[in-house]
RNA sequence: UUCUUAUCAAGAGAGGUGGAGGGACUGGCCCUUUGAAACCUCGGCAACAGGCUUUAAUGAUGUAAGUAAGCACUGUGCUAAUUCCAGCAAGCUGUUCAGCUUGAAAGAUAAGGA
Numbered sequence: 001u002u003c004u005u006a007u008c009a010a011g012a013g014a015g016g017u018g019g020a021g022g023g024a025c026u027g028g029c030c031c032u033u034u035g036a037a038a039c040c041u042c043g044g045c046a047a048c049a050g051g052c053u054u055u056a057a058u059g060a061u062g063u064a065a066g067u068a069a070g071c072a073c074u075g076u077g078c079u080a081a082u083u084c085c086a087g088c089a090a091g092c093u094g095u096u097c098a099g100c101u102u103g104a105a106a107g108a109u110a111a112g113g114a
Stems, first nucleotide, its partner, number of pairs: 001114008013042005021031003025087004043079003048075003051071004083106001088103006
C1' cells in the first nucleotide's frame, strides 16, 4: 500500500510546550487567540486481539478445540458535535424543493492475509 472480516446512536479531559489553524475529501454547518494543529505528562473510556478467571453443548479421560460471562495485566484505539450532517441508489411523504427510511460508496479502528 492493498485484500478479507467485524464494528461505527453509547462512552471518556486536565496540565505544560506551541502559536493559527482544525473537524479525511467536496458542499454545508461547526470548533478555535476565553488559544487550532502537533508534541509531552498524568488521567479516563471502551473491550478488537493476546492473557487470566468462571462456564453451556460437543468431545473425551489426556489435553486440546470451543460457547457465554467477567477482569483490564499486555498490544492497539479513542477521549466536541451520530463517522457533525449530506454526497450514490431505491422507496415513502410532500407541488418547485425539502423531509424520512433502507442499502451502498467513502472514511475510521481492530484482527488476519498478500